């Protein structure tokens, strides 16, 4: 220098094809439950959906650049 893939809650990953209320689980807190912890059972709480622009009534989602990481090919040597 080319192609593909990933990025979404503290962490793990779903929603994306096909646009229409941001989700689980797991960690955190409180509560129950227990002799106590642990399990277990309930509530809570926790997001710039890597940036920015675009299209659209309406964007995590569509489409353009850019970062960041990852796999493959290429060029030197």
């Nucleotide at each position: 220098g080319g192609g593909c893939c990933u990025g979404u809650a503290g962490c793990u990953c779903a929603g994306c094809u096909a646009g229409g209320u941001a989700g689980a689980g797991u960690a955190g807190u409180c509560g129950g439950c227990u002799c106590u912890u642990a399990a277990c059972c309930g509530a809570c709480c926790c997001g710039c959906c890597a940036a920015g622009g675009g299209u659209u009534c309406g964007a995590a989602u569509c489409c353009c650049u850019u970062c960041a990481g990852g796999c493959c090919c290429g060029c030197c040597a």